Overview
Predicted 3D model of a 695-nucleotide part of an RNA (large-subunit ribosomal RNA, domain II) from Elusimicrobia bacterium CG1_02_56_21. Taxonomically the source falls in Elusimicrobiota (Bacteria, Pseudomonadati). Its mean pLDDT, the model's own confidence on a scale to 100, is 84.
[in-house]
Context: one part of a larger RNA
RNA sequence: UCCGGCGAGUUACGUAGUACGAGCAAGGUUAAGUGGGUUGUAAACCACGGAGCCGUAGCGAAAGCAAGUCUGAAUAGGGCGAUUAGUUCGUAUUAGUAGACUCGAAGCCAAGUGAUCUUACCCUGGCCAGGAUGAAGUCACCUUAACCGGUGAUGGAGGUCCGAAGUGUUAAACGUUGAAAAGUUUCUACAUGAGCUUGGGUAAGGGGUGAAAGGCCAAUCGAACUUGGUGAUAGCUAGUUCUCCCCGAAAUAUCUAUAGGGAUAGCGUCGUGGAUUAACCCGCAGGGGUAGAGCACUGAAUGAUGUAGGCUGGGCGACCCCCGGUCCGAACUCAAUCAAACUCCGAAUACUGCGGCGUAUAACACGGCAGUCAGUUCGUGAGGGAAAAGCUUCACGUGCAAGAGAGAAACAGCUCAGACCGCCGAUCUAGGUCCCAAAGUACAUGCUAAGUGGCAAAGGAUGUGGGUUUACACAAACAGCUAGGAGGUUGGCUUAGAAGCAGCCACCCUUUGAAGAGUGCGUAACAGCUCACUAGUCUAGCGAACCUGCGCCGAAAAUGACACGGGGCUAAGCAUGUCACCGCAAUCGCGGAUGUCCUUGAACGCGAGUUCUUGGACGUGGUAGGGGAGCGUUCUUGGUGCAACGAAGGCGUACUGAAAAGAGCGCUGGAGCGCCAAGAAGCGAGGAUGCCGGA
Numbered sequence: 001u002c003c004g005g006c007g008a009g010u011u012a013c014g015u016a017g018u019a020c021g022a023g024c025a026a027g028g029u030u031a032a033g034u035g036g037g038u039u040g041u042a043a044a045c046c047a048c049g050g051a052g053c054c055g056u057a058g059c060g061a062a063a064g065c066a067a068g069u070c071u072g073a074a075u076a077g078g079g080c081g082a083u084u085a086g087u088u089c090g091u092a093u094u095a096g097u098a099g100a101c102u103c104g105a106a107g108c109c110a111a112g113u114g115a116u117c118u119u120a121c122c123c124u125g126g127c128c129a130g131g132a133u134g135a136a137g138u139c140a141c142c143u144u145a146a147c148c149g150g151u152g153a154u155g156g157a158g159g160u161c162c163g164a165a166g167u168g169u170u171a172a173a174c175g176u177u178g179a180a181a182a183g184u185u186u187c188u189a190c191a192u193g194a195g196c197u198u199g200g201g202u203a204a205g206g207g208g209u210g211a212a213a214g215g216c217c218a219a220u221c222g223a224a225c226u227u228g229g230u231g232a233u234a235g236c237u238a239g240u241u242c243u244c245c246c247c248g249a250a251a252u253a254u255c256u257a258u259a260g261g262g263a264u265a266g267c268g269u270c271g272u273g274g275a276u277u278a279a280c281c282c283g284c285a286g287g288g289g290u291a292g293a294g295c296a297c298u299g300a301a302u303g304a305u306g307u308a309g310g311c312u313g314g315g316c317g318a319c320c321c322c323c324g325g326u327c328c329g330a331a332c333u334c335a336a337u338c339a340a341a342c343u344c345c346g347a348a349u350a351c352u353g354c355g356g357c358g359u360a361u362a363a364c365a366c367g368g369c370a371g372u373c374a375g376u377u378c379g380u381g382a383g384g385g386a387a388a389a390g391c392u393u394c395a396c397g398u399g400c401a402a403g404a405g406a407g408a409a410a411c412a413g414c415u416c417a418g419a420c421c422g423c424c425g426a427u428c429u430a431g432g433u434c435c436c437a438a439a440g441u442a443c444a445u446g447c448u449a450a451g452u453g454g455c456a457a458a459g460g461a462u463g464u465g466g467g468u469u470u471a472c473a474c475a476a477a478c479a480g481c482u483a484g485g486a487g488g489u490u491g492g493c494u495u496a497g498a499a500g501c502a503g504c505c506a507c508c509c510u511u512u513g514a515a516g517a518g519u520g521c522g523u524a525a526c527a528g529c530u531c532a533c534u535a536g537u538c539u540a541g542c543g544a545a546c547c548u549g550c551g552c553c554g555a556a557a558a559u560g561a562c563a564c565g566g567g568g569c570u571a572a573g574c575a576u577g578u579c580a581c582c583g584c585a586a587u588c589g590c591g592g593a594u595g596u597c598c599u600u601g602a603a604c605g606c607g608a609g610u611u612c613u614u615g616g617a618c619g620u621g622g623u624a625g626g627g628g629a630g631c632g633u634u635c636u637u638g639g640u641g642c643a644a645c646g647a648a649g650g651c652g653u654a655c656u657g658a659a660a661a662g663a664g665c666g667c668u669g670g671a672g673c674g675c676c677a678a679g680a681a682g683c684g685a686g687g688a689u690g691c692c693g694g695a
Stems, first nucleotide, its partner, number of pairs: 001695006011098003015095010027054003033048004058065002068080004101239002104236001108229006119203005125197003128193001130162003133158001137154006166190003171186004205221001207217003242630006252265005266372002268369006281356006292345001293343002298339003302335003309328002311325005375400002378397007405416003420592004425588003431582003434567003440579001442578006453569001459553002463550008472541001480537005486510003491505003516531001520529002593620006601612004631684001633681010649668005655662002
């Protein structure tokens, strides 16, 4: 991992609520217990038993009064009542109390069992090859008056040295489903000592022992193990077993030692009830201070004017005062602006009320049963953030959640569209029609040359199309070519110089077809080249600005072309228009199933109503969840059947039913088993790192 079996809402209660059914009914009902009881007991069952409980009257804190009562001074008002239906049992469902759907802790407490492992100690024994070093002491000699001291021997001390046994474990490798639940190999430490060790004994769980690491106390230790309390508790995780039909949520508010849990409300479902009642729409009547706008207030903020004032010069040595200044500059005025916490104004919507329409699968009321309290994308209006986030917090709305199908290459939340079933029928939506790949290599008119299309900005550019305005132009423009571009004058100043051309000031006059007191280059300064301007030549358009369509550059990312889905495309790109076609589970057509409501007829029933039937209308996506109807398994009771001419079970099979499921037949098997009507449950398996067995 697979197969088979087992495996989870149960049971009890003088309990409570609700629904349905049954009995009796102003009443209903017994409990314990007692008696009987087929065959011996228990039990079932029958009878007795009225204790007690619920109901028939309420109100008040109570005394108490009573269809009323309480409050109150009240014969007022108001509160709660009265104008009748209950009760017992059964079934279903929910709650409560119990282990209460099942499995799952770490833990807490009690009583015991452990020191054959290990820690410490006690008793009794055992062990330490060999080698090295050479303390004290002693002896001899020397020395000394004698000690002291020196030399040489002797001697054999030491938590001494080297190193086997023994004991430890420093480093590395291997091993890591190992040879081993701690090892092997090599290296390495101690090895007469606080040494190692056999056997026996002592210390026990909040206790021991510990040269102390929370170490060790039997592969278990920040509190051992065993059993019990015990099915501890688990607001947590996982799992929770057959089918079909109807409806169908929530992820919010408030409170919470509350935030991943609850309670109540909201939203779902089922039942009952009664009413001209809900939504939408129309009309009328409202309040408002948002969007917008505005500057009348509150503030912000720009320019102009330039007053008061400041600064400053002078009259003046100083005060007062006066005269001036190309500076700054309130308030006021003029012009032009800004605001969530500004408003002289002010919508659309939304909301509220009334009337009309609307008459239901809607709304409302009551009752049973829930689930939900982690939401999320997108669009819009806002706050936070950075006018960031697949960010965060609200509001309104759509989806997903709980929604399949088509499109968007793929893609919960985008676009289209809400799937009862069947059809080798049809029409279309979004989106598409060269090939992959269903349908136009469709038509018309333009644009694009960038593979733009098929990512991006500020900014840049004689890309190219369209439009507008304007200058010049056959009295000849623009561009080119030929020629001129002069004189006063080297203008004045400045300067070493300044002659058109460093700089400052001025920028005139004359000649002329025209020519600046000079556009640029240039010189030390001149010179020189050139331009403006003019004539000739040539010849028909030539400049400038703005608006706009489509393009260009700007353009660097990590495996490799990968920023059209691919091929490929100059349209198979873009814009406008037209006609076809394709395209979904949409819509229509035909057939069928089913729910609710209405309706036709029939049967049954006292009735309520139930079943079948005719036609119609509206429906039939669905998680949590509510409601309804069924299938199957085991056993029990009654009835009715099958079976050695072969039961159950097994294997196979093309049949039936909307499903759970059910037949028939063949083989196997070898002794029990069905069907009908009821009843009762140890009643349905793929999941729980489920349990047991097998492979």
It was read from a public genome assembly.